Context: one part of a larger RNA
RNA sequence: ACCGGCGAGUUACUGGUACGUGGCGAGGUUAAGCGAAAGCGAGCCGUAGCGAAAGCGAGUCUUUAAACGGGCGAUGAGUCGCGUGCCGUAGACCCGAAGCUGAGUGAUCUAUCCAUGGCCAGGCUGAAGCGGAGGUAAGACUUCGUGGAGGGCCGAACCCACCUGGGUUGAAAACCGGGGGGAUGAGCUGUGGAUCGGAGUGAAAGGCUAAUCAAACUCAGAGAUAUCUGGUUCUCCCCGAAAUAGCUUUAGGGCUAGCCUCAGGUGUUUAGUUAUGGUGGUAGAGCACUGGAUGGACUAGGGGCCCUCACAGGUUACCAAACCCAACCAAACUCCGAAUGCCAUAACUCCGAAAGCCUGGGAGUCAGACUGCGGGGGAUAAGCUUCGUAGUCGAAAGGGAAACAGCCCAGACCGUCAGCUAAGGUCCCUAAAUAUGAGCUAAGUGGCAAAGGAUGUGCGAUUGCCCAGACAACCAGGAUGUUAGCUUAGAAGCAGCUACCAUUUAAAGAGUGCGUAAUAGCUCACUGGUCAAGUGGUCACGCGCCGAUAAUUUCCGGGGCUCAAGCUCAUUACCGAAGCUACGGGAUUCGCGGAUCUUCGGAUCCGCUGAUCGGUAGGGGAGCAUUGUCUGUUGGCUGAAGUCGGCUCGUGAGGGUCGGUGGACGGCAGACAAGAGCGAAUGCCGGU
Numbered sequence: 001a002c003c004g005g006c007g008a009g010u011u012a013c014u015g016g017u018a019c020g021u022g023g024c025g026a027g028g029u030u031a032a033g034c035g036a037a038a039g040c041g042a043g044c045c046g047u048a049g050c051g052a053a054a055g056c057g058a059g060u061c062u063u064u065a066a067a068c069g070g071g072c073g074a075u076g077a078g079u080c081g082c083g084u085g086c087c088g089u090a091g092a093c094c095c096g097a098a099g100c101u102g103a104g105u106g107a108u109c110u111a112u113c114c115a116u117g118g119c120c121a122g123g124c125u126g127a128a129g130c131g132g133a134g135g136u137a138a139g140a141c142u143u144c145g146u147g148g149a150g151g152g153c154c155g156a157a158c159c160c161a162c163c164u165g166g167g168u169u170g171a172a173a174a175c176c177g178g179g180g181g182g183a184u185g186a187g188c189u190g191u192g193g194a195u196c197g198g199a200g201u202g203a204a205a206g207g208c209u210a211a212u213c214a215a216a217c218u219c220a221g222a223g224a225u226a227u228c229u230g231g232u233u234c235u236c237c238c239c240g241a242a243a244u245a246g247c248u249u250u251a252g253g254g255c256u257a258g259c260c261u262c263a264g265g266u267g268u269u270u271a272g273u274u275a276u277g278g279u280g281g282u283a284g285a286g287c288a289c290u291g292g293a294u295g296g297a298c299u300a301g302g303g304g305c306c307c308u309c310a311c312a313g314g315u316u317a318c319c320a321a322a323c324c325c326a327a328c329c330a331a332a333c334u335c336c337g338a339a340u341g342c343c344a345u346a347a348c349u350c351c352g353a354a355a356g357c358c359u360g361g362g363a364g365u366c367a368g369a370c371u372g373c374g375g376g377g378g379a380u381a382a383g384c385u386u387c388g389u390a391g392u393c394g395a396a397a398g399g400g401a402a403a404c405a406g407c408c409c410a411g412a413c414c415g416u417c418a419g420c421u422a423a424g425g426u427c428c429c430u431a432a433a434u435a436u437g438a439g440c441u442a443a444g445u446g447g448c449a450a451a452g453g454a455u456g457u458g459c460g461a462u463u464g465c466c467c468a469g470a471c472a473a474c475c476a477g478g479a480u481g482u483u484a485g486c487u488u489a490g491a492a493g494c495a496g497c498u499a500c501c502a503u504u505u506a507a508a509g510a511g512u513g514c515g516u517a518a519u520a521g522c523u524c525a526c527u528g529g530u531c532a533a534g535u536g537g538u539c540a541c542g543c544g545c546c547g548a549u550a551a552u553u554u555c556c557g558g559g560g561c562u563c564a565a566g567c568u569c570a571u572u573a574c575c576g577a578a579g580c581u582a583c584g585g586g587a588u589u590c591g592c593g594g595a596u597c598u599u600c601g602g603a604u605c606c607g608c609u610g611a612u613c614g615g616u617a618g619g620g621g622a623g624c625a626u627u628g629u630c631u632g633u634u635g636g637c638u639g640a641a642g643u644c645g646g647c648u649c650g651u652g653a654g655g656g657u658c659g660g661u662g663g664a665c666g667g668c669a670g671a672c673a674a675g676a677g678c679g680a681a682u683g684c685c686g687g688u
Stems, first nucleotide, its partner, number of pairs: 001688006011090003015087010027045003033040002049056002059072004093231002096228001100221006111195009120185001122154003125150001129146006158182003162179005197213001199209003234623006244257005258365002260362007268354001269355001271349009284336001285334002290330003294326003299320001301319002303316004368393010398409003413585004418581003424575003427559003433572001435571006446561001452546002456543003460539006473530005479503003484498003509524001513522002586613004591608007624677001626674010642661008
């Protein structure tokens, strides 16, 4: 890992409550016990309530002096069984802690201690003391020997475990190799003994106390508790949520409400549209208020300057209240003010399609997600966060978006080798137009992106010049006072400053650019000629261009596409889904009709028209299978159960039959009772 078996809402209570069903009914019913039985038997619930109570009573209590008023009641259905749903108390659906408490067992491991034993090759160093000699007044002292001290030195055994390599499903649940530290000591070690669970022991690491230690191990309380995680077993049919509010030592939990379902009741009260009447202060707008804010005018006050001993005065391209003019801004401004919304009334739609409301039984939900629109927070960031509103997903399959919960289209009862459409598409991959008409694009734009930039190109508007000859090109001129004045070494059109006149002219600047040290030189403006018809500027719109740099080759799904297979406008076909239609079938439900039964309430069955039938949590309904019990019935050695295979019936769980195997027990009908259905729980046991 697979296969097989086992494996989770149970049981108890003269518990509670609701529904179903049965008995009796203003009553119903017994418990223990007794009795052969019928039955007896305390009590319980109901038949009256109100008040804290005394108490009063269809009333009563409160308040009061009394009453009115107000609260709770009264105008009759219960009770005892059985079944089912849910709740309570119990382990209460199952498995799962870490832990807590008690009673015990452990110091053969290890920590420390006690008693008694054992062990430490060899080598080195050479303390005190002592002796000799020297030395001294005596000493001290010096020296040579002797001596053999030391938590002394080197280094085996022994003890340890610092480094490194290997090992890491190991040879080993701590080892092996090579080095390393101690090795007469606070040394190592044998044997026996002592101390233990909030306790011991600890040269202290929370270390060690039998591979276990911030409280050992075993058993018990014990099925501790687990707002947590996981798991929870057959089928079909109907409906179908929530991820919100309030409160919460509450935030991944709960309670009540909201939303779902079922039963009973009510019987259009619901919803949509239209009309009418209300409601409101948003969008927008505005500046009348509250504030903000720009310019001007006017003008208090202040500042500067002048003047002055002071008072006063003058002045001001300064600051500036109020008022006035013009133009603005605001979620917490409003003189105004929609659309949508909300409330009410009426009509219509609607005739069972679709709802609403009331009472009661059962829930689940309280992590939501994205998208559009309206906001707040953030940075007018986020697949961000938080509200409102709508949709989808959640709980929704199908078609489209290459692929893609939340986008677009559309809501799957079943079947069909039928048809029509939606979104989206129609050259090939790939179903359907190489469709039609008119334009645009040349960038593979299409097939990512901005500010900004540009004789791209199309279309429109407006304006200048122009056959009295424009624009471009070519030929020619482009002069004189004058080298203007100043500045300067120089400044002559052309470093800079000032001015920018006049003359001759067809025209020519006190000079547009290049150039020189300064001149010179080239050129332009301006003018004539040649040529011959358009040529410049501005604005608006369409489609393109640049701007454009990221890590494997690629930002059309690919091939490939250019009067497109791109873009815009228009038109006609077609394709395209589980949508719609057609045909057949099933179920649910309303209505109608019929039949049977009836306690006369209704129940069951059949037929027809219509509608409905996606679905998680969850509610409701109907069934299948397994084991056993009771009653009836029936099969079996001429072959039961089981098992393997074929065929077959049923919407399904499943059923039947035939054959093989097997070798002795089964089936069916009705009713009843459950250890009653496995794929998952790192499930348990077994096998392979």
Model confidence (mean pLDDT): 85 of 100. This is a predicted structure of a 688-nucleotide part of an RNA (large-subunit ribosomal RNA, domain II) from Slackia heliotrinireducens. The organism belongs to Slackia, within Bacteria. It was read from a public genome assembly. Rfam family: Bacterial large subunit ribosomal RNA.